[in-house]
RNA sequence: GCUCGAAUGGCGAAAUAGGCAGACGCACAGCACUCAAAAUGCUGCGGGGCAACCCGUGUCGGUUCGAGUCCGACUUCGAGCA
Numbered sequence: 001g002c003u004c005g006a007a008u009g010g011c012g013a014a015a016u017a018g019g020c021a022g023a024c025g026c027a028c029a030g031c032a033c034u035c036a037a038a039a040u041g042c043u044g045c046g047g048g049g050c051a052a053c054c055c056g057u058g059u060c061g062g063u064u065c066g067a068g069u070c071c072g073a074c075u076u077c078g079a080g081c082a
Stems, first nucleotide, its partner, number of pairs: 001081007010026003019065001028044005046055003058074005
């Protein structure tokens, strides 16, 4: 230098002939249980806003009524070739 693959909450990981983003697990927080813990159960857990609502899938653009998904450029990581 060329080719291919990957990037989604705090972490892991789903969602693909374009149609509710974050299922599920872990971690964390509150409550219950306990003398107290552990275990277990219930609830919550991206950002902004009083709320309605808006934004959020590595970054910036494009296509589309609609993009995590398609297209372009770039960044980082991994693999192969030279």

Transfer RNA from a Bacillota bacterium, 82 nucleotides, folded computationally. The source organism's lineage runs through Bacteria, Bacillati and Bacillota. Rfam family: tRNA. Rfam classes the family as a transfer RNA. The sequence was found in a public genome assembly. The coordinates come from a structure-prediction model, not an experiment, and the mean pLDDT is 82.